[in-house]
Context: one part of a larger RNA
RNA sequence: GGAUGAACGCUAGCGGCAGGCUUAAUACAUGCAAGUCGAGGGGCAGCAGGGUGUAGCAAUACAUCGCUGGCGACCGGCAAACGGGUGCGGAACACGUACGCAACCUUCCUUCAAGUGGGGAAUAGCCCGGGGAAACCCGGAUUAAUACCCCAUAGUAUGGUGAAGAGGCAUCUCUUUACUCUUAAAGAUUUAUCACUUAAAGAUGGGUGUGCGGCUGAUUAGGUAGUUGGCGGGGUAACAGCCCACCAAGCCUACGAUCAGUAACUGGUGUGAGAGCACGACCAGUCACACGGGCACUGAGACACGGGCCCGACUCCUACGGGAGGCAGCAGUAAGGAAUAUUGGUCAAUGGACGCAAGUCUGAACCAGCCAUGCCGCGUGGAGGAUGAAGGUCCUCUGGAUUGUAAACUUCUUUUAUCGGAGAAGAAACCCUUAUAUUCUUAUGAGGUUGACGGUACCCGAUGAAUAAGCACCGGCUAACUCCGUGCCAGCAGCCGCGGUAAUACGGAGGGUGCAAGCGUUAUCC
Numbered sequence: 001g002g003a004u005g006a007a008c009g010c011u012a013g014c015g016g017c018a019g020g021c022u023u024a025a026u027a028c029a030u031g032c033a034a035g036u037c038g039a040g041g042g043g044c045a046g047c048a049g050g051g052u053g054u055a056g057c058a059a060u061a062c063a064u065c066g067c068u069g070g071c072g073a074c075c076g077g078c079a080a081a082c083g084g085g086u087g088c089g090g091a092a093c094a095c096g097u098a099c100g101c102a103a104c105c106u107u108c109c110u111u112c113a114a115g116u117g118g119g120g121a122a123u124a125g126c127c128c129g130g131g132g133a134a135a136c137c138c139g140g141a142u143u144a145a146u147a148c149c150c151c152a153u154a155g156u157a158u159g160g161u162g163a164a165g166a167g168g169c170a171u172c173u174c175u176u177u178a179c180u181c182u183u184a185a186a187g188a189u190u191u192a193u194c195a196c197u198u199a200a201a202g203a204u205g206g207g208u209g210u211g212c213g214g215c216u217g218a219u220u221a222g223g224u225a226g227u228u229g230g231c232g233g234g235g236u237a238a239c240a241g242c243c244c245a246c247c248a249a250g251c252c253u254a255c256g257a258u259c260a261g262u263a264a265c266u267g268g269u270g271u272g273a274g275a276g277c278a279c280g281a282c283c284a285g286u287c288a289c290a291c292g293g294g295c296a297c298u299g300a301g302a303c304a305c306g307g308g309c310c311c312g313a314c315u316c317c318u319a320c321g322g323g324a325g326g327c328a329g330c331a332g333u334a335a336g337g338a339a340u341a342u343u344g345g346u347c348a349a350u351g352g353a354c355g356c357a358a359g360u361c362u363g364a365a366c367c368a369g370c371c372a373u374g375c376c377g378c379g380u381g382g383a384g385g386a387u388g389a390a391g392g393u394c395c396u397c398u399g400g401a402u403u404g405u406a407a408a409c410u411u412c413u414u415u416u417a418u419c420g421g422a423g424a425a426g427a428a429a430c431c432c433u434u435a436u437a438u439u440c441u442u443a444u445g446a447g448g449u450u451g452a453c454g455g456u457a458c459c460c461g462a463u464g465a466a467u468a469a470g471c472a473c474c475g476g477c478u479a480a481c482u483c484c485g486u487g488c489c490a491g492c493a494g495c496c497g498c499g500g501u502a503a504u505a506c507g508g509a510g511g512g513u514g515c516a517a518g519c520g521u522u523a524u525c526c
Stems, first nucleotide, its partner, number of pairs: 001526004006522005013378006019371002021336001026334003030331003035078003040075002043071002047069003050065006085289003095213007104206002109202003113198003117151004127140005157182001159180009187194002215261003222252003227249004232244003264286004268279004291312005314325004342368001344367003350364001351362004381412004391403005418462004426453001431448007470515005475496003481510005491498002
């Protein structure tokens, strides 16, 4: 000198863009953050409409009917494994990069081929009864399905037995082919379609192996028994001591094993001419974790943040028998700390889940609020104006120098602030209406609907210099000097060093220098 997720002191006009618990992965009140589908189902708790009946002249009131729109709870499907948070652990194939899998899986999506026949038994819900303070639980009766089961059919699927040929990398792989075994399905509807089953291929997402790379310590030198390898099993989507029985005695290590400490990794960021050094906030990719520890279930995918079970710590409820909970999601609270924001708005856009769709949900996201935390931009006026006014300060003191064109005064402008007016883009789609073309499907054109931000940005006009400057320093390094006070005191200080009676170094004043809505200090890195 540059830099910062900064903090502190003094000061503070505006805007744009960004950033905002670095500490206690401490504890959490409250609200929200994952639902959706009635075009799968039985139904009808609530709402709306309608029908019927009773009373009434009527309005209306009451009762009743799932008849309709819809729909709480329930069965079922899909989603909940994404998105969002944090950096505890981990020195490891965790990450980065490269290569492989002749050892693998992949819901939804795309393409292609084939199919979708028949039957059955239950169970939620509803109803009845019971237990419990509650959480909730038990029994009986009855019922549906795209829930479950059985039969049929089926092969380039699965398992087994073969044959021929080709190739490789040891296990083997590929091509052609025969026999046999075992397995499938679901309907809905507005008739346009959407679903369902099997097989093949693709795409996407993962899993796994290996080479190389990136911390410190030898005041850590030996470490290791599932340890290293083999045969045979089990297990997995798959390879493998992953696990097991048996056999052998190996395996790693001074090119640093083991142990200990520290640490999420990378793209990148800061600095530097570079080499390098330091760092890994925000954004993007990967990993790990979800009160601490362990475990599996479901599922295409989890050993699952807002799922389950067990143990533990803690908090809460209790009728003392028993129960409930997990903000490292968004806000917010307490605590810790030098220190870090609103219990805000909207699904308008982008994206996601579900749905044929309308749409619903979405603290993802987009916006707004707070904070000079940073970067960038703008302004606090421009021109003229010498009796060089008054006042201040200084001096060689009837006077002069300086503050200083500075002010006053004249004139101009109006960024910004204030007031008034006008007022967006972000919206293209979906959907509705309509037209044209059509090879199935769909495509294209016209019109309409939809904006949180927001009456915001931007623009126009009005008034009037009106609304707007500080901070640090002035001995040398280092740009900038005098007076007064103090008298080794009070104090300053980054280093050298100042201060003991003429202090440009302390304190004040005048003047000056530097930067400027900031300026200094502290901390850290280069």
This is a predicted structure of a 526-nucleotide part of an RNA (small-subunit ribosomal RNA, 5' domain) from an uncultured bacterium. RNAcentral holds the full RNA, with entries from ENA.